[in-house]
Molecule: SAM riboswitch aptamer (S box leader)
Organism: bovine gut metagenome
RNA sequence: CUUAUCCCGAGUGACUGAGGGAACAGGCCCUAUGAAGUCCGGCAACCUGCUUUUUUGAGUAAGGUGCCAAAUCCUGCGGUAUUUCCGAAAGAUGAG
Repeated sequence: CUUAUCCCGAGUGACUGAGGGAACAGGCCCUAUGAAGUCCGGCAACCUGCUUUUUUGAGUAAGGUGCCAAAUCCUGCGGUAUUUCCGAAAGAUGAG
């Protein structure tokens, strides 16, 4: 850079101990009934593998990633119009 997805799902665990929700701004939240992190565990099925053979399918979950509060927590730009909805931008993840 291209492309697909982003309202589903996932812990009464161990260690540790104060922050966290990508960045900026404004909100709104989570958090000593334990944040972030590490380990374990789990979810999912993008790629590989394997099975099946209605295959541009179905299944499996061994390997490579990813993920495990809230729609990508919401807004920011454009259209519509007041709550809303659609799209874009930015971002995240996979594959190339």